[in-house]
SAM riboswitch aptamer (S box leader) from uncultured Puia sp., 101 nucleotides, folded computationally. Its Rfam family is "SAM riboswitch aptamer (S box leader)". Gene Ontology term of the family: regulation of gene expression. The sequence is in RNAcentral, with records from MGnify. Model confidence (mean pLDDT): 83 of 100.
RNA sequence: CUUAUCAAGAAAGGCUGAGGGUAAUGGCCCGCUGAAGCCUUGACAACCUGUCUCCUGGGAGACAAGGUGCCAAUUCCAUCCGCCUAAGGCGGACAGAUAAG
Numbered sequence: 001c002u003u004a005u006c007a008a009g010a011a012a013g014g015c016u017g018a019g020g021g022u023a024a025u026g027g028c029c030c031g032c033u034g035a036a037g038c039c040u041u042g043a044c045a046a047c048c049u050g051u052c053u054c055c056u057g058g059g060a061g062a063c064a065a066g067g068u069g070c071c072a073a074u075u076c077c078a079u080c081c082g083c084c085u086a087a088g089g090c091g092g093a094c095a096g097a098u099a100a101g
Stems, first nucleotide, its partner, number of pairs: 001101006011041005019030003024079004042071001044069001047067002049064007075095001080092005
């Protein structure tokens, strides 16, 4: 950079000790009944991968879990654009995350 997905799912222990949830702003929330980080184990999921089956040149399905990922809240929500008269709601963009190339 390209493509795909992002409303589901899933925690304990040890070390440590004040922050964290996206860079920013606003909100809201989590946190000394222990944040972030590191380690161990476990779980979740099924993108890649493997096996099998079916249709056929590329797909579909089932099973497994080797490489990743992930385990508060929709990617916590909004911000920019559009639509629905308003409160509010919906869709998209941007940004971000993950996988494969």